[in-house]
The RNA shown here (FMN riboswitch aptamer (RFN element)) has 166 nucleotides and comes from Paenibacillus piri. The coordinates come from a structure-prediction model, not an experiment, and the mean pLDDT is 78. The RNAcentral record of the sequence draws on Rfam. Rfam family: FMN riboswitch aptamer (RFN element). Rfam links the family to the GO term FMN binding.

């Protein structure tokens, strides 16, 4: 500095006006919000070199570096599905070593899951600059990304400590 195991914290934002209407933060105008990981020609900082005639300082290019830059690019989580597969609890039959069936529940595993375009620069951009778009599980309730509930849950992961061999 890597591996691998364990452990301890952390790990999701949003409805404000206005209209209809018996009702509506769900419906319509207007607003408002972007998990995690990569990849990115952004961005700002610090070294070195280079040019600008000159040491400094200044400007420019450049390399290296540390942060930092995509809801819609690859990938991934919550949700949901499963004649998969493995453990376990409970019931039922039959037998008392079990076994068959039914059913939950964690785990793995596999499905399923939403959106992007013009223009500019430039060697190169679905990532940058400007514009205009779209898109957002499931129950509940007048139809919900923003309100209520599963959920004091679960989680892709960050961050730290600890032990092991080489």
């Nucleotide at each position: 500095g890597a591996u691998u195991u364990c452990c301890u914290u952390c790990g999701g934002g949003g409805c404000g006006g206005g209209g209809u209407g018996a009702a509506a933060u769900u419906c319509c105008c207007c607003a408002c919000c972007g998990g995690c990981g990569g990849u990115g020609a952004u961005a700002u900082g610090a070294a070195g070199c280079g040019c600008g005639a000159a040491u400094g300082g200044c400007g420019c290019g450049u390399u290296u570096u540390a942060u930092u830059c995509a809801g819609u690019c690859c990938g991934u989580g919550a949700c949901c599905c499963g004649u998969g597969c493995c453990g376990c609890a409970g019931c039922u039959u039959g037998u008392c070593g079990c076994a068959a069936g039914c059913c939950g529940c964690a785990g793995c595993c596999g499905g399923u899951g939403g959106a992007c375009u013009c223009g500019g620069u430039g060697c190169a951009a679905c990532u940058c600059c400007g514009a205009g778009a779209c898109c957002g599980a499931c129950a509940g309730u007048a139809u919900a990304g923003u309100c209520u509930g599963g959920a004091u849950g679960g989680g892709a992961g960050a961050a730290g400590g600890a032990a092991a061999a080489a």